[in-house]
RNA sequence: UUUUGAAAAAGGCAAACCUGUCUAAAGACAGGGACGCAAAGCCACGGGUCUAAGGUGAAAGCUAAGAUAGCCGGGCUGCCAAA
Repeated sequence: UUUUGAAAAAGGCAAACCUGUCUAAAGACAGGGACGCAAAGCCACGGGUCUAAGGUGAAAGCUAAGAUAGCCGGGCUGCCAAA
């Protein structure tokens, strides 16, 4: 440096759910809590998905500039071990 994650060690993150705060919502953050995760570290660039305040519409609805990196792809970085 590349590939891999069977065994081992040091550790790390934290789904659902509960409480509080924020948001129009989706959802986010903090505390508790662990379903899982070898990038479940970071980036909305491409696709997907969720929401629809505003816009549009007579209404139904449509629409991302909102959200999701724990949906997939891509980019950047990184611990331990083995080969």
The RNA shown here (c-di-GMP-I riboswitch aptamer) has 83 nucleotides and comes from Paenibacillus alkalitolerans. It was read from a public genome assembly, where an Rfam model found it. It matches the Rfam family "c-di-GMP-I riboswitch aptamer". Rfam describes the family as follows. GEMM was predicted in a large-scale screen for bacterial structured RNA regulatory elements. Gene Ontology term of the family: cyclic-di-GMP binding.